[in-house]
This is a predicted structure of a 71-nucleotide RNA (transfer RNA) from a bacterium. Its mean pLDDT, the model's own confidence on a scale to 100, is 82. Its Rfam family is "tRNA". Rfam describes the family as follows. Transfer RNA (tRNA) molecules are approximately 80 nucleotides in length. It is annotated as a transfer RNA. The RNAcentral record of the sequence draws on ENA.

């Protein structure tokens, strides 16, 4: 230094141009003498920075960290 891959709620994971979605967690409340199961609702997220679009996680450009591959 060259090529590829990848960065989404506290974590883990989806999602190929039109409403960010799930599980776990954490908070409420409900059952339960108490806690635990178990129910139900809340919380919370797009790596930055610019570009094309009516609209971008997503497409394209640079950066920035990761992981591999080659020298």
């Nucleotide at each position: 230094u060259g090529c590829g891959g990848g960065a989404u709620c506290g974590u883990c994971u989806a999602g190929u141009g039109g409403u960010a979605g799930g599980a776990c967690g954490a908070c409420u409340g409900g059952u339960u003498c108490u806690g635990g199961u178990c129910c139900a609702g809340u919380u919370a997220a797009c790596c930055u920075a610019g570009g094309u679009u009516c609209g971008a996680a997503u497409c394209c450009u640079a950066g920035u960290c990761c992981c591999g591959c080659a020298g």